[in-house]
RNA sequence: GCCCCUGUAGCUCAACUGGACAGAGUAGUGGCCUUCGAAGCCAACGGUUGCAGGUUCGAAUCCUGCCAGGGGCG
Numbered sequence: 001g002c003c004c005c006u007g008u009a010g011c012u013c014a015a016c017u018g019g020a021c022a023g024a025g026u027a028g029u030g031g032c033c034u035u036c037g038a039a040g041c042c043a044a045c046g047g048u049u050g051c052a053g054g055u056u057c058g059a060a061u062c063c064u065g066c067c068a069g070g071g072g073c074g
Base pairs, nucleotide, nucleotide: 001073002072003071004070005069006068007067010026011025012024013023019057029043030042031041032040050066051065052064053063054062
């Protein structure tokens, strides 16, 4: 230098072929339970979908450039 993969909540990951308010687990927080704690149960909170543009009625998803991480070739 070229090619491929990945980037979504603090962390680990979903999201079917572009379509309904982007979800789950876990952590943290509050509550229930308990003599207290752990475990268990319930609830709410938590997101500029890496960044910037473009296409589209509509983008996490498609296109372009860039950034970061991983791998391959030279």